This is a predicted structure of a 347-nucleotide part of an RNA (small-subunit ribosomal RNA, central domain) from a Lewinellaceae bacterium.
Context: one part of a larger RNA
RNA sequence: CUGGGUUUAAAGGGUGCGUAGGCUGUUCGGUAAGUCAGUUGUGAAAUUCCCCGGCUUAACCGGUGGGACUGCGAUUGAUACUGUCGGACUUGAAUCAGGUUGAGGUAGGCGGAAUGUGGCAUGUAGCGGUGAAAUGCAUAGAUAUGCCAUAGAACACCGAUUGCGAUGGCAGCUGACUAAAUUAUAACUGACGCUCAUGGACGAAAGCGUGGGGAGCAAACAGGAUUAGAUACCAGGGUAGUCCACGCCGUAAACGAUGAUUACUUGCUGUGUGGCCUUUGGGCUGCGUGGCGAAGCGAAAGCGGUAAGUAAACCACCUGGGGAGUACGCCGGCAACGGUGAAACUC
Numbered sequence: 001c002u003g004g005g006u007u008u009a010a011a012g013g014g015u016g017c018g019u020a021g022g023c024u025g026u027u028c029g030g031u032a033a034g035u036c037a038g039u040u041g042u043g044a045a046a047u048u049c050c051c052c053g054g055c056u057u058a059a060c061c062g063g064u065g066g067g068a069c070u071g072c073g074a075u076u077g078a079u080a081c082u083g084u085c086g087g088a089c090u091u092g093a094a095u096c097a098g099g100u101u102g103a104g105g106u107a108g109g110c111g112g113a114a115u116g117u118g119g120c121a122u123g124u125a126g127c128g129g130u131g132a133a134a135u136g137c138a139u140a141g142a143u144a145u146g147c148c149a150u151a152g153a154a155c156a157c158c159g160a161u162u163g164c165g166a167u168g169g170c171a172g173c174u175g176a177c178u179a180a181a182u183u184a185u186a187a188c189u190g191a192c193g194c195u196c197a198u199g200g201a202c203g204a205a206a207g208c209g210u211g212g213g214g215a216g217c218a219a220a221c222a223g224g225a226u227u228a229g230a231u232a233c234c235a236g237g238g239u240a241g242u243c244c245a246c247g248c249c250g251u252a253a254a255c256g257a258u259g260a261u262u263a264c265u266u267g268c269u270g271u272g273u274g275g276c277c278u279u280u281g282g283g284c285u286g287c288g289u290g291g292c293g294a295a296g297c298g299a300a301a302g303c304g305g306u307a308a309g310u311a312a313a314c315c316a317c318c319u320g321g322g323g324a325g326u327a328c329g330c331c332g333g334c335a336a337c338g339g340u341g342a343a344a345c346u347c
Base pairs, nucleotide, nucleotide: 003319004318005317006316007301008300012315014202015201017199021195022194023193025089026088027087028086029085030084031083033082034081035078036077037076038075039074040073041072042071048067049066050065051063052062053061054060092192093189095187097185098183099182100181101180104178105177106176108174109173110172111155115151116150117149118148119147120146121145122144126137127136163170164169207248208247209246210245211244212243216242217241221237224234259314261312262311263310264309267292268291269290270289271288272287273286274285275284276283277282296303297302320347321346322345329340330339331338332337
């Protein structure tokens, strides 16, 4: 490379948008580029294959020999499929009008509980913490209790195999702005679609820059314990950080370890949210989200209309372990580091 694969053995890009490219619904007609057939030209010789012949044979060599050279050009036709041009269609896709749903997003306002701190009051000797303790706090009046004030952060119950979102993620209440999904009936456009290298956008936590903020928690740190030791586990403190604004970083077991799209393939049972019918018991029908399972698949575990089944088309990725996600180079970044990504050697 041809293949064979990618839940767990190596392998799905963190996610969507989208350019080139690849692929693309039904039908009619034109064309004839691809495609197919015929004819013709060319495809030097050597080489190669077949036949015949020459050296005793062979290698080797020879022949107005034959074939092949699977190619290219010209020309005449065929028109199913692909392409292309034109016309038509509605089932794919999108749009308008009515509902509905939700922790979807952004920036405001408000709330109570808890915690810390401060003040005042009551009150007196302990409090706190642990396996047991000690460090620590406390007669300069702590802990506890009541009232008042204040600060920051997070939103108990509801709360759930719940819901929303492309992923990351999103949860007190409320108004504003804004995005989406879905459903029902018709209408409208008429293939406008799918995927997507490069690209650009978003992207938890930690980390970085500038300026704020700082209650609780808490890397680092020092002190107390434990221990043979204890650079830990436990406990008393505690700084970055955690929070906000703006700008970077661009990675995660970014996981369903399962790329996106479409079609097809017995059923049963929950649940969220629409619609229709109803004898009000329920039934039917969509879109989600769970459990169990037919066929089938799978090495098995298991998957099973939310496929890991049966197919199609597109992208990404894998090719023994280590060396190594390292070195070098290049690109990005303030840095931390990220992206791309080997080989020698070795088993």
Its Rfam family is "Bacterial small subunit ribosomal RNA". It was read from a public genome assembly. The prediction has a mean pLDDT of 88.